The RNA shown here (transfer RNA) has 71 nucleotides and comes from a marine eukaryotic metagenome.
RNA sequence: GGGACGUAGCUCAACUGGUAGAGCAGUUGGUUUGCAACCAGCAGGUCAGGGGUUCAACUCCCCUCGUCUCC
Numbered sequence: 001g002g003g004a005c006g007u008a009g010c011u012c013a014a015c016u017g018g019u020a021g022a023g024c025a026g027u028u029g030g031u032u033u034g035c036a037a038c039c040a041g042c043a044g045g046u047c048a049g050g051g052g053u054u055c056a057a058c059u060c061c062c063c064u065c066g067u068c069u070c071c
Base pairs, nucleotide, nucleotide: 001070002069003068004067005066006065009024010023011022012021018055026042027041028040029039030038048064049063050062051061052060
């Protein structure tokens, strides 16, 4: 210098712009003598950071930071 990636505590989706979800984990209740399992809920996100475009940005553009990879 080129390419890919960065989203919940962890592993990962999402749309090609219309306001973010799943599994596991956590937590409350039920079930049980109790635990596990199961069932029904709940909570948890500055979408790496900043700027721009737009009525509206996780999504498009620019810069920066970090990780991986190639030269």
The coordinates come from a structure-prediction model, not an experiment, and the mean pLDDT is 81. It matches the Rfam family "tRNA". Gene Ontology term of the family: triplet codon-amino acid adaptor activity. Rfam's curators write: Transfer RNA (tRNA) molecules are approximately 80 nucleotides in length. The family's RNA type in Rfam is transfer RNA.